FMN riboswitch aptamer (RFN element) from Bifidobacterium reuteri DSM 23975, 153 nucleotides, folded computationally. The same sequence occurs in records of 2 taxa. Its Rfam family is "FMN riboswitch aptamer (RFN element)". Rfam describes the family as follows. The RFN element is a highly conserved domain that is found frequently in the 5'-untranslated regions of prokaryotic mRNAs that encode for flavin mononucleotide (FMN) biosynthesis and transport proteins. Gene Ontology term of the family: FMN binding. Lineage of the source: Bacteria > Actinomycetota > Bifidobacteriales > Bifidobacterium > Bifidobacterium reuteri.
RNA sequence: UGUCAGUUUCAGGGAAGGUGCAAUUCCUUACUGGCGGUGAUGCCGCAUCCGGGAUUCAUAACGGAAAUGCAGGCGAGCCCGCGACCCGCGAGAGCGGCCGAUUCGGUGAGAAUCCGAAGCCAACGGUUACAGUCCGGAUGGAAGAAACGAGGG
Numbered sequence: 001u002g003u004c005a006g007u008u009u010c011a012g013g014g015a016a017g018g019u020g021c022a023a024u025u026c027c028u029u030a031c032u033g034g035c036g037g038u039g040a041u042g043c044c045g046c047a048u049c050c051g052g053g054a055u056u057c058a059u060a061a062c063g064g065a066a067a068u069g070c071a072g073g074c075g076a077g078c079c080c081g082c083g084a085c086c087c088g089c090g091a092g093a094g095c096g097g098c099c100g101a102u103u104c105g106g107u108g109a110g111a112a113u114c115c116g117a118a119g120c121c122a123a124c125g126g127u128u129a130c131a132g133u134c135c136g137g138a139u140g141g142a143a144g145a146a147a148c149g150a151g152g153g
Stems, first nucleotide, its partner, number of pairs: 001151001006148005015029004030133002032122002034082004042074003045070003048065004077120002086097004102118005124136003
């Protein structure tokens, strides 16, 4: 550096108050955001250079620069794809289907991703009253992530 088979581990977050006979379900105000990709010529870090220390030598914090470099880090709930859930078929493995939500302004050559603002969305079953946040299937499954794994240099 790293292949096939295989093995191991990991792989979902979030609430208070009010009304009421009754609501963690309504109302008010909060809060949460699976995996991969794209992620503006982005940002950060390090290397590098300049300043600084400064003096006889050496050197740190710190400040700045931005060309080049790096098996470096970060970067979308609502853009693309996937998983999950749900529906149908099947003895099963599995196959097919379904599958939510964004605009405006700014910068710029270029942004559905950056910055600002305002919005919007969130399976199924349960429930003294309607659930993204409570309970349950689920000590489950899984997109996938990491490590190990031949040989070579």